Predicted 3D model of a 1508-nucleotide RNA (small-subunit ribosomal RNA) from a soil metagenome. The coordinates come from a structure-prediction model, not an experiment, and the mean pLDDT is 85. Rfam family: Bacterial small subunit ribosomal RNA.

[in-house]
């Protein structure tokens, strides 16, 4: 700083996700050593145990234990003496009285949306123990009470009477100008209330201890430090919370208060807040900082700090400078605990600790030495603040697991193309070192303080120094498919697993699990949460709205935001200087301290929409004066379906009356319903009604939109144009709020003629709740009223400006043609279209009518489904309309262009496609394949076209892969090594089915080393076992189609385009012309090969005109090369000529010539490519798998099995035929284990015989149809041969399964073939024979070749099938055999309604009503100090009694939540049902809104939009 991911590719929108760093972290794996730092985020949940606030005898009263002193009639003892008891004195515990403290510290975030908290003011509206600094005083009295003792009571906890006593405890009297209040004069100052000062009169205080210092007490000025109080500003989320408020808002007067105040009370007045978001809901302590990020920002408030709040839950005062008090009180309530049942005790959100909760958070440590604190004069006590130390990688930081050298590149491992390569200098090995752990020795600083000295350190024998030993003790985790650094084997086969995202797995997995390797990090390393960031994906910085999410159907206007021109003038914003403030820490910078860092420490920057003050005036803005260019206004013109009313016209439909008229008529693809002989349809002719305005009519007019169209008249709104005469900025937007708003659709009258939802029937149709038909009801029309929606569209909000044009067109004005008029030209303003520069856009496309440059205003988006749906709300009479979510769930949904498929789209054009023809097949038997079935086995492949007489150009055994049985294991077949060993095959014999096993015989070459052969081991062999979805190779097909690309240049952000489109022409991307393209490749054609003419060359085996022999006859012989022919060489065909068309091309068309004319005819040749096409059984191969069997080997047996189905064939059904004789003419091939000729035998197949031939020589050989002659005569026949019997030949080792073929006998189906299909365009269809090949023989009727006979047709390209171009639509891309809608069944899983049920929360009404303040009373009770007559009175107080008042209790509600039988849509699921709604003219364009209806997509009415 950016990657991945929508698509065949592209560009754009847009979401998701990824790499970054942070963490109070948890999980996993692993873990040497320090140093600093953090550690209950949940259950403010419940808490044992201990410990966290005392302390002062220099305030006071007591005074245990103990210890000296006297005494003692007591008791013990024999005494000494001991014990008890009195006295006195030391002692000094403990409790108590008093002072201080306890409100600090320490916790902890429920609570709070507020002066809580930050900042900046203010307080002339206040306090402030304890410390400072000044002044002045500390006089004199007095009554009590606790401890204590004694009784009592209680189980405690604790009390309750009576007695006695003391203070720095209490109370009264003096005295006080500086104090306080109130009141009177003054005087000075301030924004107001009013302060401040000076005089004057009334009320108010002290305490001790000490030898002294000293500490102290008390008024009172002042300070300092803490506090309260109040304003401005600031900083969550919600409107689906729009209204809120009665102590509410002010006021008077009064209460409290440290103080202002509605705090509180009485009255009085009706205020006070709110779109600048008030009330209420929902969340949360706030700050300094933290984190992140470039920074605006956005997140966070953990440890540190500074503020607040809370102390079990809620009340409520008391003490006291301070508190409504965490470790104090009282009441309530839940809870827990003791208990003698009476009644009491308790609050860890302090330190550890304990349960619970949870993913998850530590020791019930040591110290009071330090640093603060309390309290004391001090010494010291207290101190779970704090210093520290223990757990824990939780973090940040430091450091070590070793340094150097070491190639036989050691072994092991993994991989291997078998050669190596990698682990890897890594290791061992040699030499070094010695941090850190361990051992031993020394061994701090923190301590200036305290004490009178003496001492005095939790941390600690710990940092640190110093010595000792030894590489010794010390490495893992996490990735390795792209993003993202790092690859290879095995295992596994959509399993099992991985996964952030894309996606990985289905038999070679770099995506799983291991191993090797290799990569990153490194005492840590993933993995999860979160959070910023990448995200310019809420856009202030910094985004947008034609078609992607987004302009609101339209207009008036409200607030509000914006605002012309000059001139003055303030100085809000704005700039600019000072000054205050912005704590500390923290961040930056510099320096400095632990060995270094982290951590510390010092200085220094730096931070505000912050306050005050002095400037500055462009620009905005207040406020004065002005202008007139914006806006209004008059005034004259001027076009218009612009509205609203009433009145009216013709034409056509329909109905009705009547006349002519008959038999139909009407509809449709084609019928049918329907209408008609009761008289229709046509047609005259009169008449009723309604509801709509042909032509004009236009991409024209007009209105804001919706929308508006015959004509007449009234009303009446707007525009433009010219005049420049009037105000003077009055302008623009416009949230709210109003008004209008097609078409449907409702309510109440009317009206209803056409049309026409529903509805009916009638067709189509598998269905047909539709498209078509006949009806036809609400609607459409009218009055009034309501709905308020629509593809309410230019899918483009208004305004104002400003930027090239051309060109129509509608309204106006105004010039020129001498004038007038028409018309034409020119300007120029309004309107409305089209083309089009520049600029814009993602493209497409906009472009002076912006979607270009700009300003102002508003309204909108912010991934896709879920949804414009539910809840709420408003609003309607419904129907619904507005406003509007989440849960879930998917990685995309989208726009614009691109290249192909693609269309029941379009144009051009090919091709036995179609069509015109001739012959078939599809019916029949019979032959071959094939599916099925059967079967031990039927071996396997092949599957529209393009498998199916294919692989088979030859299955009885063999072939053979397949079954059954029987054998064999280094093997039937190879190569090596080690060992033995005999020759071995091979002949013959025996058992066997046979392999095979015995026996007999038989004995190689050889340079004497061997080799060949056997036999054992042991590498290995074999394998028609799987994968053609791992593969070569080879083929098939579109397709012999005319197409497929490329380099360079243009063009386009780009895929890609151009070229290769276009206009002719061709068979053709052939060729020519055009043309930003210009060349090329690969195909086309042309070069090759046969055949058609003709020349040369040769002339035997082949030919035979002359010539000459010869035979019955024959090129038979001599010869000959002329002619056929052979076979080699050449010629010839080029649209060359000639005429026309055409563009003078390129070419057609005609014609001469010519053996052949326009590619002469036929072969060979198959472009990039498409079908994961076929083939692992031709062959080769990679991986699997089989190894006494999946190999090998033998028999027999299948492959030939047959109810049946196709498929390709032959043979026919007959007379253009069939038999039957007789006669002709042929090519191409083959032959030595071969072809076999003559002659003989056989009715034949065929056998004997063998001539001649390795073949232009001989042989297979006959060619057949045809042509002559003759029967046969319409018939299942002299047609047809199936089948079946008998007899046979032949070939093999062998014809039973299961060969062929010959006579004879037998005679099946079948009389021409439905649907529906095939082939052929000339020597071709048809028909007629020959050859070959594979082969012993042959199921061949099949293939592959020859040749003989030898036609018909073809207007034409509408139509079916393919196919080329070219363009259109696309939601398709695995591409129409594509995608895709809904309904319905099953599973899950969320969410809405629901009778109802349980439950939170904050009100509100009433009711009890505790503690307590304040009021009241105060018969009871009471010491000071006043008064007094000493009785008592004042005053206080218990007690009651009032208002307030928490908790509880009752009620309707309100608001959220849980949970609900059922029900309703939805969302997701591999392969489910029905259908066929969308996309191609999706087969009725298609959507929008609205209505009806229909299993369901959805179908029709109305109107509307082009995104037909």
């Nucleotide at each position: 700083a950016g990657a991945g991911u929508u698509u065949g590719a592209u560009c754009c929108u847009g979401g998701c996700u990824c790499a970054g760093g942070a963490c109070g972290a948890a999980c996993g794996c692993u873990g040497g050593c320090g140093g600093c730092g953090c550690g209950c985020c949940u259950a403010a949940c419940a808490c044992a145990u201990g410990c966290a606030a005392g302390u002062c005898g220099a305030g006071c009263g007591u005074g245990a234990a103990u210890c000296c002193c006297g005494g003692u009639u007591g008791g013990g003892g024999u005494a000494a003496c001991c014990c008890g008891c009195c006295g006195g004195g030391a002692g000094g515990a403990a409790a108590g009285c008093g002072g201080c403290g306890a409100a600090c510290g320490g916790g902890u975030g429920a609570g709070u949306a507020a002066c809580a908290c930050g900042u900046g003011a203010g307080g002339a509206a206040c306090c402030u123990a304890c410390c400072c600094c000044g002044g002045a005083c500390u006089c004199u009295g007095g009554a009590a009470u606790a401890a204590c003792a004694g009784c009592g009571g209680g189980a405690a906890a604790c009390c309750g009477c009576u007695g006695c006593u003391a203070a720095u405890a209490c109370c009264g009297g003096a005295u006080a100008c500086a104090c306080c209040a109130c009141c009177c004069u003054u005087a000075u100052c301030g924004c107001a209330u009013g302060g401040u000062g000076a005089g004057g009169a009334u009320g108010g205080g002290a305490a001790a201890g000490u030898u002294u210092u000293u500490c102290g007490g008390u008024c009172u000025g002042g300070g300092a430090u803490g506090g309260c109080c109040u304003c401005g500003c600031g900083g969550c989320c919600u409107a689906u919370c729009a209204g809120c408020u009665u102590g509410u808002u002010g006021g008077u007067g009064g209460g409290g208060u440290a103080a202002c105040g509605g705090c509180c009370c009485a009255c009085c007045a009706a205020g006070g807040c709110a779109a600048c978001g008030a009330c209420g809901g929902g969340u949360a302590g706030c700050u300094g900082g933290c984190g992140u990020g470039a920074g605006a920002g956005c997140g966070u408030g953990g440890c540190c700090a500074g503020c607040c709040a809370c102390a079990c839950u809620g009340g409520g005062a008391c003490u006291g400078a301070g508190a409504u008090a965490c470790g104090g009180c009282c009441c309530a309530g839940a809870c827990u605990c003791c208990u003698a049942c009476g009644g009491g005790a308790g609050g860890c959100a302090g330190c550890a600790g304990u349960g619970g909760g949870g993913a998850a958070u530590c020791u019930u440590g040591c110290a009071c030495a330090a640093u603060g604190g309390g309290c004391g004069a001090a010494a010291g006590c207290c101190u779970g603040a704090u210093g520290c130390a223990g757990c824990g990688a939780c973090g940040c930081c430091g450091c070590g697991u070793g340094a150097g050298g070491g190639a036989u590149g050691a072994a092991g491992g993994c991989c291997c193309u078998a050669g190596g390569g990698u682990u890897g200098u890594a290791a061992a090995c040699c030499u070094c070192u010695u941090u850190c752990a361990g051992c031993a020795g020394g061994g701090a600083c923190g301590a200036a303080g305290c004490g009178a000295a003496a001492g005095u350190g939790a941390c600690g024998g710990u940092a640190c120094c110093u010595g000792c030993a030894g590489a010794a003790g010390a490495a893992g985790c996490c990735c390795c498919g792209g993003c993202u650094a790092a690859c290879u084997a095995c295992g596994u086969g959509c399993c099992a697993g991985c996964a952030g995202c894309c996606g990985c797995g289905g038999u070679a997995a770099u995506a799983c699990g291991u191993a090797g390797g290799g990569g990153g990090c490194g005492a840590g390393c993933g993995u999860u949460g979160u959070c910023c960031g990448g995200a310019u994906u809420u856009a202030u910085u910094g985004g947008g709205c034609g078609u992607a999410a987004a302009g609101a159907g339209c207009g008036c206007g409200u607030a509000g935001g914006u605002g012309g021109u000059u001139c003055g003038u303030a100085a809000a914003g704005u700039c600019g200087g000072a000054u205050g403030u912005g704590a500390a820490a923290g961040u930056c910078c510099a320096g400095g301290g632990c060995u270094c860092a982290a951590c510390c420490c010092u200085g220094g920057g730096a931070u505000g929409c912050c306050a005050u003050u002095c400037g500055a005036u462009a620009c905005u803005u207040g406020c004065g004066a002005a202008c007139u260019a914006g806006a209004g206004c008059a005034c004259g013109g001027u076009a218009g379906g612009g509205g609203g009313a009433u009145c009216u016209g013709g034409a056509a439909u329909u109905c009705c009356u009547g006349g002519u008229g008959u038999a139909g008529c009407g509809g449709u693809g084609a019928a049918a319903u329907g209408c008609g002989c009761a008289g229709a349809u046509a047609u005259c002719a009169g008449g009723a009604g309604g509801a709509a305005c042909a032509c004009c009519g236009g991409u024209g007019g007009c209105g804001a939109a919706g929308g508006c169209g015959g004509g007449a008249u009234c009303c009446u709104g707007g525009g433009c144009c010219g005049u420049u005469g009037c105000u003077g900025a009055c302008a623009c937007u416009g949230a709210g709020g109003c008004g209008c708003g097609a078409a449907a659709g409702c309510u109440g009258g009317g009206g209803g003629a056409g049309c026409g939802a529903a509805c009916a029937g009638g067709a189509u149709u598998a269905g047909a709740u539709a498209c078509c038909c006949u009806g036809g009801u609400a609607g459409u029309c009218c009055c009034a009223g309501c709905c308020g929606u629509a593809a309410a569209c230019g899918a483009u909000g208004g305004g104002u400006g400003c930027u090239a044009g051309g060109u129509g067109u509608g309204g106006g004005a105004g010039g020129c043609u001498a004038u007038c008029g028409a018309c034409g030209c020119c300007u120029u303003c309004c309107g409305u279209g089209c083309c089009g520069c520049a600029g814009c856009u993602a493209a497409c496309g906009c472009a002076u009518u912006a979607a270009g440059c700009a300003c102002c205003c508003c309204g909108c988006c912010u991934g896709g489904g879920g949804a414009g749906u539910a809840c709420g709300g408003c609003c309607g009479c419904a129907a619904g309309g507005c406003u509007a979510a989440a849960a879930c769930u998917c990685a995309a949904a989208g726009g614009a262009a691109u290249u192909g498929a693609c269309g029941g789209g379009g144009g051009c054009c090919c091709g036995c496609a179609c069509a015109a023809g001739c012959g078939g097949c599809g019916g029949a038997g019979c032959a071959u394949g094939u599916g099925g079935c059967u079967u031990a086995a039927u071996u396997c492949g092949a599957g529209g076209c393009a498998a199916c007489g294919c692989g088979a150009a030859g299955a009885a055994c063999c072939u053979u892969a397949c079954c059954u049985g029987g054998g064999c294991u280094u093997g039937a077949c190879a190569u090596c090594a080690g060992g033995g060993g005999a020759a071995a095959a091979g002949c013959c014999g025996u058992a066997g089915a046979g392999a095979u096993a015995c026996g007999g015989u038989g004995u190689c070459c050889g340079u004497a080393a061997g080799g060949g052969c056997c036999c054992c081991u042991g590498a290995c062999a074999g394998g028609u076992g799987g994968u053609g979805c791992a593969u070569g190779g080879c083929u098939g097909u579109c397709g012999u189609c005319a197409g497929c690309u490329c380099g360079u240049g243009c063009c386009g952000u780009g895929a890609g385009g151009u070229g290769u489109u276009g206009g002719g022409u061709u068979a053709a991307g052939u060729c020519c012309c055009g043309c930003a393209a210009c060349g090329a490749g690969c195909g086309c054609a042309a070069c090759c090969c046969c055949c058609g003419u003709c020349u040369c060359u040769a002339g035997u085996u082949g030919c035979c005109a002359g010539c000459a022999c010869g035979u019955g006859a024959u090129g038979g012989u001599g010869g000959g090369g002329a002619c056929u022919c052979u076979a080699g060489a050449g010629a010839g065909a080029c649209u060359g000529c000639c005429g026309g068309c055409g563009u003078u091309g390129a070419g057609c068309c005609g014609g001469a010539g010519g053996a052949a004319g326009g590619u002469g005819g036929g072969g060979a040749u198959g472009a990039c490519g498409u079908c994961a096409a076929g083939u692992c059984a031709u062959c080769a191969u990679g991986c699997c798998c089989c190894u006494u069997a999946u190999g090998u080997c033998c028999a027999g047996g299948g492959c030939u099995g047959c109810a049946c189905a196709c498929a390709u064939g032959c043979u026919a059904c007959a007379a253009u035929g069939c038999c039957g004789g007789c006669c002709a003419c042929a090519a191409u091939g083959g032959g030595c284990u071969g072809c076999g000729a003559c002659c003989c035998c056989g009715c034949g197949a065929g056998g004997g015989u063998g001539a001649g031939c390795g073949a232009a020589u001989c042989c297979c050989a006959a060619a057949a149809a045809a042509g002559c002659c003759g029967g046969c005569u319409a018939a299942g026949u002299u047609c047809g041969g199936a089948u079946c019997g008998c007899a046979g030949u032949c070939u093999g080792c062998a014809a039973c399964u299961c060969g062929a073929c010959u006579g004879c006998g037998u005679g099946a189906a079948g009389u021409c073939g439905g649907a529906g299909u095939c082939g052929c365009u000339a020597g071709u269809a048809a028909u007629c024979g020959c050859g070959g090949a594979u082969c012993a023989g042959c199921a061949a009727c099949g293939c592959c070749g020859c040749g003989g006979u030898g036609a018909a047709u073809a207007c034409g390209u509408u139509c079916c099938c393919g196919g080329g171009c070219c363009u259109u639509g696309u939601a398709c891309a695995c591409a129409c055999c594509g995608c895709c809608c809904g309904u319905c069944a099953c599973a899950c899983c969320a969410c809405g309604a629901a009778a109802g049920u349980c439950g939170g929360u904050a009100a509100c009404a009433c009711c009890c009503g505790a503690a307590g303040c304040c009021g009241g009373u105060g018969g009871c009770c009471c010491a000071a100090c006043c008064c007094u007559u000493u009785g008592g009175g004042a005053g206080g107080g218990a007690g009651c009694c009032g208002u307030c008042g928490a908790a509880g209790g009752u009620g309707g509600g309100a608001u959220c939540g849980g949970c609900g039988a059922u029900u309703g849509g939805g969302g997701u699921g591999a392969a489910g049902u029905c259908g066929u709604a969308a996309c191609a003219a999706g087969g009725u364009a298609g959507c929008c809104g609205u209505a009806c209806c229909g299993g369901a997509a959805g179908g029709u009415g109305c109107g509307g939009c082009u995104g037909g």